[in-house]
Context: one part of a larger RNA
RNA sequence: CACCGCCCGUCACGUCAUGGAAGCCGAGAAUGCCUGAAGUCCGUGGGCUAACCCGCAAGGGAGGCAGCGGCCGAGGGUGGGGCCGGUGACUGGGACGAAGUCGUAACAAGGUAGCUGUACCGGAAGGUGCGGCUGGAUCACCUCCUU
Numbered sequence: 001c002a003c004c005g006c007c008c009g010u011c012a013c014g015u016c017a018u019g020g021a022a023g024c025c026g027a028g029a030a031u032g033c034c035u036g037a038a039g040u041c042c043g044u045g046g047g048c049u050a051a052c053c054c055g056c057a058a059g060g061g062a063g064g065c066a067g068c069g070g071c072c073g074a075g076g077g078u079g080g081g082g083c084c085g086g087u088g089a090c091u092g093g094g095a096c097g098a099a100g101u102c103g104u105a106a107c108a109a110g111g112u113a114g115c116u117g118u119a120c121c122g123g124a125a126g127g128u129g130c131g132g133c134u135g136g137a138u139c140a141c142c143u144c145c146u147u
Base pairs, nucleotide, nucleotide: 003110005107008103009102011100013097014096015095016094018092019091020090023087024086025085026084031079032078033077034076035075039072041070042069043068044067047065048064049063052061053060054059113134114133115132116131117130118129119128120127121126
């Protein structure tokens, strides 16, 4: 490159990340139930027992050991949840991308002034109703200021 301007949204194509989603896979923490090693502790201890006590002795006592039972208990099994991550048919919009489609909403009174909250409606920008704002052009009038 200055209206042969600018510019909005749907749709189509491509790339990227992302939300939802039946389900699938995984991580880690906790929790109910079952099971439960080692070991301490508690109980028992009819089997065993050199030291200490009684006894001349046999033997007995004390203490101890094995064994058995129990509490705790690592781990294992199982159940239902919580949380995090990945994946996921399908689906939602988003960003970006020289020359795609449909229209023309906005910018000059943008050709219905625009914007705005809300409601309804519509391929799309959007339209309409109600209320609000001037960040509205034009014309007329009023007030004030300057010359």